Notes:
A computed fold for a 73-nucleotide RNA from Kwoniella dejecticola CBS 10117, annotated as transfer RNA. A source record names the gene tRNA-Met-CAT-1-1. Its Rfam family is "tRNA". From the family's description: Transfer RNA (tRNA) molecules are approximately 80 nucleotides in length. It is annotated as a transfer RNA. The RNAcentral record of the sequence draws on GtRNAdb. The prediction has a mean pLDDT of 82.
């Protein structure tokens, strides 16, 4: 410097060949239960890395960026 690969709720993961409530575990909150505490059960709030393009519509596709990993040199 070039290449290939990732960024989705705190946290770890899925998804979406462009339009339907963007899910799931643990994790908060708040209720249940209980003399009380943890378990259980229920509810509930929270999330698509920035920037532009196409497009009637972009988390999704095209460019660029910025971080992280792998390769080459």
């Nucleotide at each position: 410097g070039c290449c290939c690969u990732g960024a989705u709720c705190g946290c770890u993961u899925a998804g979406u060949c462009g339009g339907u409530u963007a899910a799931a575990g643990c994790g908060a909150a708040g209720g249940u239960c209980u003399c009380a505490u943890a378990a259980u059960c229920c509810u509930u709030a929270g999330c698509c890395c920035c920037c532009a393009g196409u497009u009637c519509g972009a988390u999704u596709c095209u460019g660029g960026g910025u971080c992280g990993g792998g390769g080459c040199a």